[in-house]
A computed fold for a 73-nucleotide RNA from Candidatus Opitulatrix roisinitermitis, annotated as transfer RNA. The prediction has a mean pLDDT of 80. Its Rfam family is "tRNA". It is annotated as a transfer RNA.
RNA sequence: GCGCCAAUAGCUCAGUUGGUAGAGCUACAGCCUUUUAAGCUGCAGGUCCUGGGUUCGAGUCCCAGUUGGCGUA
Numbered sequence: 001g002c003g004c005c006a007a008u009a010g011c012u013c014a015g016u017u018g019g020u021a022g023a024g025c026u027a028c029a030g031c032c033u034u035u036u037a038a039g040c041u042g043c044a045g046g047u048c049c050u051g052g053g054u055u056c057g058a059g060u061c062c063c064a065g066u067u068g069g070c071g072u073a
Base pairs, nucleotide, nucleotide: 001072002071003070004069005068006067007066010025011024012023013022019056028042029041030040031039049065050064051063052062053061
């Protein structure tokens, strides 16, 4: 240089023909317990890497870029 993959909650990841984004863990609150841990219940947390485009509508499709990983010479 070229090709491929990834980027979504604090962390690990889902998201199936384009129709207003979820799980587990963590954190917080409550219950339980002499207390802690464990267990149970609830709650919060996201301009979906950036910028454009298409569309009535984009995490999803198109273009460019950034970062990381793998392959190749």